A computed fold for a 106-nucleotide RNA from Jeotgalibacillus alimentarius, annotated as SAM riboswitch aptamer (S box leader). Of the family's consensus pairs, 97% are formed in the model. Its Rfam family is "SAM riboswitch aptamer (S box leader)". Rfam links the family to the GO term regulation of gene expression. Its mean pLDDT, the model's own confidence on a scale to 100, is 82. Taxonomically the source falls in Jeotgalibacillus (Bacteria, Bacillota, Caryophanales, Caryophanaceae). It was read from a public genome assembly, where an Rfam model found it.
[in-house]
């Protein structure tokens, strides 16, 4: 980088450096010189995987530490965007499809 699967209304920020973007992506609405984007240190969540303890039946499962590899710490993945359904002034539901993350494959 493709592919597969699985997850998403829960959770969790402070300093330094830096100096204008930043929320993928359109198109809305936000954030942001009371200081964005990267970066560093330290802190924090606990989703996936490994380890490990504990119930289970030595199974399949659950449940739990944060110890490891990842991920994460505005706002449901910020809403929406196709496609159906209710409602019809703004909306609302439900699936998908894009993105993101983990895993496993090639």
């Nucleotide at each position: 980088u493709u592919c597969u699967u699985a997850u998403g209304a829960u959770g969790a920020g402070a300093g330094g450096c830096g100096g204008a973007g930043g929320g993928a992506c359109u198109g809305g609405c936000c954030c942001u010189u009371u200081g964005a984007a990267g970066c560093c240190u330290c802190g924090g969540c606990a989703g996936c995987g490994g380890a490990c303890u504990c119930a289970g039946a030595u199974g399949a499962u659950g449940a739990g530490u944060a110890c490891u590899g990842u991920g994460c710490c505005a706002a449901u993945u910020c809403c929406a965007g196709c496609a159906g359904g209710c409602g019809u002034u703004u909306g609302c539901c439900u699936g998908a499809g894009a993105g993101a993350u983990a895993a496993g494959a090639a």